Predicted 3D model of an 87-nucleotide RNA (c-di-GMP-I riboswitch aptamer) from a rhizosphere metagenome.
RNA sequence: AAAGGGCAAACCCGCCGAAAGGCGGCGACGCAAAGCCAUGGGUCUACCGGCUCCCAAACGGGAGUCCACGACCGCCAGGCUGCCGAA
Numbered sequence: 001a002a003a004g005g006g007c008a009a010a011c012c013c014g015c016c017g018a019a020a021g022g023c024g025g026c027g028a029c030g031c032a033a034a035g036c037c038a039u040g041g042g043u044c045u046a047c048c049g050g051c052u053c054c055c056a057a058a059c060g061g062g063a064g065u066c067c068a069c070g071a072c073c074g075c076c077a078g079g080c081u082g083c084c085g086a087a
């Protein structure tokens, strides 16, 4: 190179979730690991919680900010596994 194929982005629909996002259906942007693993980076969200300010001055309510224990393996690295073939 080829052969057999594989996975399935975004949009939309349904469900779960506070959200990020996940699952299923549709659908293909792409992917030689776009198979699996949250181990190291990185990115995303902020329910709960902390702080500040405002309303009330009572329970509480509103806004901002910080925070993963949450998420992303189709962000990078790493680990494990893997079809065919010149090999």
Stems, first nucleotide, its partner, number of pairs: 006031002012025005029074001035080003039077003042072003049066007
RNAcentral holds the sequence, with entries from MGnify. The coordinates come from a structure-prediction model, not an experiment, and the mean pLDDT is 89. It matches the Rfam family "c-di-GMP-I riboswitch aptamer". Its family is annotated with cyclic-di-GMP binding in the Gene Ontology.